[in-house]
RNA sequence: UUCUUAUCUAGAGAGGUGGAGGGGCAGGCCCGGUGAAUCCUCGGCAACAGGUUCUUGAACACUGUGCCAAAUCCUGCGGGACAGCAUAAACUAAAUGUACCCGAAAGAUAAGAA
Numbered sequence: 001u002u003c004u005u006a007u008c009u010a011g012a013g014a015g016g017u018g019g020a021g022g023g024g025c026a027g028g029c030c031c032g033g034u035g036a037a038u039c040c041u042c043g044g045c046a047a048c049a050g051g052u053u054c055u056u057g058a059a060c061a062c063u064g065u066g067c068c069a070a071a072u073c074c075u076g077c078g079g080g081a082c083a084g085c086a087u088a089a090a091c092u093a094a095a096u097g098u099a100c101c102c103g104a105a106a107g108a109u110a111a112g113a114a
Base pairs, nucleotide, nucleotide: 001114002113003112004111005110006109007108008107013042014041015040016039021031022030023029025076026075027074028073043068044067045066048064049063050062051060052059053058054057072106077103078102079101080100081098082097083096
């Protein structure tokens, strides 16, 4: 790097460094000199794998990872719902819109494989 499987509306930040970016991409919307990214220290969250314990499907941050603004921040592709067009009343598309629902894709993380 690629493939497979599982999960992704829960959870958890202070100090120092640094000095303008960051939230994967595009659009949107946010965060940021009341200090972004990065790096360091300490702290915390979390049972994916290992490990340990037991009442055998649970518990425990000991080890390996991971994570600590906002749902993976929202949307992106397909289907549905609703709105709109739309009227005195009934019927009724398409474009379009919606932080409504389902699925996929993409992405992230873990474990395994090549």
This is a predicted structure of a 114-nucleotide RNA (SAM riboswitch aptamer (S box leader)) from Gracilibacillus oryzae. Lineage of the source: Bacteria > Bacillota > Caryophanales > Bacillaceae > Gracilibacillus. Its mean pLDDT, the model's own confidence on a scale to 100, is 85.